[in-house]
Context: one part of a larger RNA
RNA sequence: CGCAUACGGUGGAUGCCUUGGCAGUCAGAGGCGAUGAAAGACGUGGAAGCCUGCGAUAAGGCUCGGGGAGCUGGCAAACAAGCUGUGAUCCGGGCAUUUCUGAAUGGGGAAACCCACCGACUUUCGGGUCGGUACCUUACACUGAAUCCAUAGGUGUAAGGGGCGAACCGGGGGAACUGAAACAUCUAAGUACCCGGAGGAAAGGACAUCAAUUGAGACUCCGCUAGUAGUGGCGAGCGAACGCGGACCAGGCCAGUGCUCUUAUCAAUCGAACUCGAACCGUCUGGAAAGUCGGGCCGAAGUGGGUGACAGCCCCGUAGAGGUGGGAAAGAUAAGAGACUUGAGUAGGGCGGAACACGUGAAAUUCUGUCUGAACAUGGGGGGACCACCCUCCAAGCCUAAGUACUCCUUACCGACCGAUAGUGAACUAGUACCGUGAGGGAAAGAUGAAAAGUACCCCGAUGAGGGGAGUGAAACAGUACCUGAAACCGGAUGCUU
Numbered sequence: 001c002g003c004a005u006a007c008g009g010u011g012g013a014u015g016c017c018u019u020g021g022c023a024g025u026c027a028g029a030g031g032c033g034a035u036g037a038a039a040g041a042c043g044u045g046g047a048a049g050c051c052u053g054c055g056a057u058a059a060g061g062c063u064c065g066g067g068g069a070g071c072u073g074g075c076a077a078a079c080a081a082g083c084u085g086u087g088a089u090c091c092g093g094g095c096a097u098u099u100c101u102g103a104a105u106g107g108g109g110a111a112a113c114c115c116a117c118c119g120a121c122u123u124u125c126g127g128g129u130c131g132g133u134a135c136c137u138u139a140c141a142c143u144g145a146a147u148c149c150a151u152a153g154g155u156g157u158a159a160g161g162g163g164c165g166a167a168c169c170g171g172g173g174g175a176a177c178u179g180a181a182a183c184a185u186c187u188a189a190g191u192a193c194c195c196g197g198a199g200g201a202a203a204g205g206a207c208a209u210c211a212a213u214u215g216a217g218a219c220u221c222c223g224c225u226a227g228u229a230g231u232g233g234c235g236a237g238c239g240a241a242c243g244c245g246g247a248c249c250a251g252g253c254c255a256g257u258g259c260u261c262u263u264a265u266c267a268a269u270c271g272a273a274c275u276c277g278a279a280c281c282g283u284c285u286g287g288a289a290a291g292u293c294g295g296g297c298c299g300a301a302g303u304g305g306g307u308g309a310c311a312g313c314c315c316c317g318u319a320g321a322g323g324u325g326g327g328a329a330a331g332a333u334a335a336g337a338g339a340c341u342u343g344a345g346u347a348g349g350g351c352g353g354a355a356c357a358c359g360u361g362a363a364a365u366u367c368u369g370u371c372u373g374a375a376c377a378u379g380g381g382g383g384g385a386c387c388a389c390c391c392u393c394c395a396a397g398c399c400u401a402a403g404u405a406c407u408c409c410u411u412a413c414c415g416a417c418c419g420a421u422a423g424u425g426a427a428c429u430a431g432u433a434c435c436g437u438g439a440g441g442g443a444a445a446g447a448u449g450a451a452a453a454g455u456a457c458c459c460c461g462a463u464g465a466g467g468g469g470a471g472u473g474a475a476a477c478a479g480u481a482c483c484u485g486a487a488a489c490c491g492g493a494u495g496c497u498u
Base pairs, nucleotide, nucleotide: 002496003495004494005493007491008490009489015483017446020418021417022415024413025412027410028409029407030406031164032163039101040100041099042055043054044053046079049075050074051073061095062094063093064092065091066090070083071082072081106115107114108113116133117132118131119130120129121128122127135161136160137159138158139157140156141155142154143153168199169197171195172194173193179186183233209216210215220247221246222245223244224243230238231237251399252398253397254343256340259338260337261336262335263334264333265332266331269328270327274322275321276320280295281294282293284291296313297312298302304316305315306314348372349371350370351369352368353367354366355365358384379394380393381392382391383390434441435440454482457469458468459467460466
């Protein structure tokens, strides 16, 4: 040096756990904003770094209700000073305050800053306090050019708008990669993305619809019809409808005994904090009993969590019962307001496009950029070129619940979902630290113990670090480098070999 054995060190796998996530179900809510939002900056505590709360009335003020003994938020203990049965802290409803930025709105601006004007009140005459001053649209009033009347324009008043927000929904624009085994029509796809708009849903909707010789009867959504009929460099692909079965059902208006909206009142239902809420003892083991053994009890409550191991009966709860500020769809009554005249530059046609499953095709139907352009119920549209017959419906006005889509958010419950390299990126100071000029990218990091009982005192040491005694504890090889503590790797010890 090597091998073997046991023991240590290092390391943080594994096991066990869960404060956090993920996915759903029922219900709620589906908006907030010039009465200044969302998001922030800066402040605010006796002392105050971060988080939370709050706003110069600043971890808070007032009031009403609940509650009933401690309290002054968390990390985070101690100290100081206080509050509290004249009811604090805490919980719920309402009110007040709410700096500065931000649509940000007096003007400016490199957000959280700079600089103004007008009016009222006040003043120690320096100043101070309060309120107002953006733009757009609509309405009204007053003015008012070129230009007589007018109009444009101007001024003022009032009301509304503006911005944010996860998806869902109409509308306006609108790709490419890709597929076609290349590629151009085509596809991807009216997708992604952009713009603008609305609501709790939106859109659509009460037949100028279908059907086929029988008839049906608004719209929306689902299952079939059916990968059918079609369409298609008839390639790749795209892809209906009639009809049937379901979900849900609702029809109204254009001058009115109607409809829609607003306000007030009424009764019923739902409903805040919160309150009451059954029933167990002994023995043994043990550090500890909820475990064992023995004997009981409750149950409209044996969901769940906690308690020194596994608790229906120890605690919080749970079933059930009560409580009710404020609010709510629908309903009734009363008052007030509003909309609406049967639809012409329309239908149809030409040219060019687009949508229809349908790529211009024999291409009906729908929309329209452009040019045209009817009839008037004795009329007009449709029935997939077109014509006749027949059938059917009445466009060019308006409104309409439910069934349907979604979940930034709230409550309750649930999981053959994860259990710290998993599950959200984030169980911890997490969109933090850190990186980047910036858009943006983006971590690691959980566990002493039942309880800090967190090792008084002594010794070595540098008035260290670290350790040895002693003590606590069931355990200290549980000592805050803290549960368990694998392997790689390192070490000394013993034995063997050389």
Overview: This is a predicted structure of a 498-nucleotide part of an RNA (large-subunit ribosomal RNA, domain I) from uncultured Pelagophyceae. NCBI's taxonomy places the organism under Eukaryota, Sar, Stramenopiles, Ochrophyta, Pelagophyceae.